[in-house]
RNA sequence: AUGUUAUCACGAAAGGCAGAGGGAUUAGACCCAUUGAAGCCUUAGCAACCCUUUUUCUUUUUUAAGAAAAUAGAAGGUGCUACAUUCUACAAGUUUUACUAGACUUGACAGAUAACAG
Numbered sequence: 001a002u003g004u005u006a007u008c009a010c011g012a013a014a015g016g017c018a019g020a021g022g023g024a025u026u027a028g029a030c031c032c033a034u035u036g037a038a039g040c041c042u043u044a045g046c047a048a049c050c051c052u053u054u055u056u057c058u059u060u061u062u063u064a065a066g067a068a069a070a071u072a073g074a075a076g077g078u079g080c081u082a083c084a085u086u087c088u089a090c091a092a093g094u095u096u097u098a099c100u101a102g103a104c105u106u107g108a109c110a111g112a113u114a115a116c117a118g
Stems, first nucleotide, its partner, number of pairs: 002117007013043005021032003026089004044081003049077002051073002054070003057066003085110001090107007
């Protein structure tokens, strides 16, 4: 690379360097941006995936193990800090209609992040 599982309408930004793009990709829409985009750095914060404390439970190889549950937490490893993963696209259902086109719900696909496998 890839696979599995979980989550994705909550939350949380300032400064420095830099200098024109950016919101993953394609198309459309809608937005952000010289009152400074991307990127890099510093500091801060959010969250609680891993993690830490305590208790219970399970296993039986018993000073152990548990990807079992609950509780409290945030030291550490990641991640994140405009807009729902910005929205739509594919399928099914419901619904409005001037039959052209819309609205809503669920799911799929794709993607992101984490843990594990590799």